[in-house]
RNA sequence: UGAUAGAGGCGCGGCCGACAUCAGUAGCCCUGGAAACAAGCGACGGGAAUCGCCGGGGUGAAAGGGGACGCCGCCGAAGGGGAUCGGCCCGCCCGGGGCAGGUUCUCUGGGCCGCCGGAGAAGAUCCGGCGGACUGUCGCGAAAGCGGAGCGCUGUCA
Numbered sequence: 001u002g003a004u005a006g007a008g009g010c011g012c013g014g015c016c017g018a019c020a021u022c023a024g025u026a027g028c029c030c031u032g033g034a035a036a037c038a039a040g041c042g043a044c045g046g047g048a049a050u051c052g053c054c055g056g057g058g059u060g061a062a063a064g065g066g067g068a069c070g071c072c073g074c075c076g077a078a079g080g081g082g083a084u085c086g087g088c089c090c091g092c093c094c095g096g097g098g099c100a101g102g103u104u105c106u107c108u109g110g111g112c113c114g115c116c117g118g119a120g121a122a123g124a125u126c127c128g129g130c131g132g133a134c135u136g137u138c139g140c141g142a143a144a145g146c147g148g149a150g151c152g153c154u155g156u157c158a
Stems, first nucleotide, its partner, number of pairs: 001158006009075001011074005019066001027059007041052002044095004078108008087099004109135002112132008137148004
């Protein structure tokens, strides 16, 4: 240097999906009142068009977002960010944003906890930044400890 086999542990990803949430919301049924022109107001911002109100009783979801258990594939597992390309969604147009993906560059050893920020209906969940201790690994060191990064580390073979 190459090939190959491995290790880290609340390890990573995928599939399935009980269940909770969404929500006693939307819709539907019954009913009281208001209004009836216009103005005003209502959706992430603006615009055009359209629609429309406030209660009471009954019934009562779904999508999207999560996800226990289990199964499968794995150990740059995988995830994030930038650029770019089109696609879908937020009813339409402009703006802004969300989701999944292709190409490419780049960052991160790993999970956990706290704070802040973003996405989200959300106190679910996810992502980012900072901080903390922990952990695997290698190096330095007598030790305490300090430092490095997966382009690493360990075994085997050439």
Model confidence (mean pLDDT): 83 of 100. Predicted 3D model of a 158-nucleotide RNA (Lysine riboswitch aptamer) from a bovine gut metagenome. Of the family's consensus pairs, 100% are formed in the model. RNAcentral holds the sequence, with entries from MGnify.